[in-house]
Molecule: transfer RNA
Organism: Cyanobacteria bacterium REEB494
């Protein structure tokens, strides 16, 4: 330099050909239980879906560029 793949909550991951309020587990916080802690149960909050554009009635999903990461080729 070229090719391919990945980027979604604090962390690990889902999201059916583009369709209506983007979910789960862990962690955090609050409550129940317990003499206290742990464990268990219930609830709550936490997201500009890497960034900027485009297509579309509608984009996490499709297209373009950029950024970061991984692998391969030279």
């Nucleotide at each position: 330099g070229c090719u391919u793949c990945c980027a979604u909550a604090a962390c690990u991951c889902a999201a059916u050909c583009g369709g209506a309020u983007a979910g789960a587990g862990u962690a955090a916080c609050a409550g129940a239980u317990u003499u206290c802690u742990a464990a268990u149960c219930u609830g709550u909050a936490a997201g500009u879906u890497g960034c900027a554009g485009g297509u579309u009635c509608g984009a996490u999903u499709c297209c373009u560029g950029c950024u970061g990461g991984a692998a391969g080729c030279g």